[in-house]
The RNA shown here (transfer RNA) has 73 nucleotides and comes from a Nitrospinaceae bacterium. NCBI's taxonomy places the organism under Bacteria, Pseudomonadati, Nitrospinota, Nitrospinia, Nitrospinaceae. RNAcentral holds the sequence, with entries from ENA. Its Rfam family is "tRNA". Rfam links the family to the GO term triplet codon-amino acid adaptor activity.
RNA sequence: ACUCCCGUAGCUCAGUUGGUAGAGCAAAUUCCUCAUAAGAAUUCGGUCGUAGGUUCAAGUCCUACCGGGAGUA
Numbered sequence: 001a002c003u004c005c006c007g008u009a010g011c012u013c014a015g016u017u018g019g020u021a022g023a024g025c026a027a028a029u030u031c032c033u034c035a036u037a038a039g040a041a042u043u044c045g046g047u048c049g050u051a052g053g054u055u056c057a058a059g060u061c062c063u064a065c066c067g068g069g070a071g072u073a
Stems, first nucleotide, its partner, number of pairs: 001072007010025004019056001027043005049065005
């Protein structure tokens, strides 16, 4: 330099053919217990890497850029 993959909640990751953004863990509160652990319930938490474009509608499609990884030379 070129090619490919990844970027979504604090962390690990889903998200199908474009149609209201989710799970587990973590955190908070409550229940349970003499108490702790375990267990149960509820809640909190998101500019979907950034900026444009297409579309009635974009996490998803297109373009550029940023960050990480792999490969070729």